[in-house]
RNA sequence: GGAAUUAAUAGGUAAACCUGCUGAAAGGUGGGGGCACAAAGCCAUGGGCCUAAAGCAUCCCGCUAUGGCUGCCAGGCUGCGGAU
Numbered sequence: 001g002g003a004a005u006u007a008a009u010a011g012g013u014a015a016a017c018c019u020g021c022u023g024a025a026a027g028g029u030g031g032g033g034g035c036a037c038a039a040a041g042c043c044a045u046g047g048g049c050c051u052a053a054a055g056c057a058u059c060c061c062g063c064u065a066u067g068g069c070u071g072c073c074a075g076g077c078u079g080c081g082g083a084u
Stems, first nucleotide, its partner, number of pairs: 004084003012037002017032006035071001041077003045074003048069003055063002
């Protein structure tokens, strides 16, 4: 210095829920809050999931992402760190 496993100190992020803003919605974002996380840091690349404004169809009230979810899984890039 690198890899794997597992942890400590000091820390970090921040679920559900409440609330302001925003959006057609899913969601995003600010504040509170704290479930959890050793990459729960970043990237929408693959799979999966969510929504359906517009569009299409309409017997059924359906289909569909150009919109989203990285704290759904995988992949890529990067970082801190005691012990073995």
Notes:
c-di-GMP-I riboswitch aptamer from a Thermoanaerobacterales bacterium, 84 nucleotides, folded computationally. The prediction has a mean pLDDT of 81. It was read from a public genome assembly, where an Rfam model found it.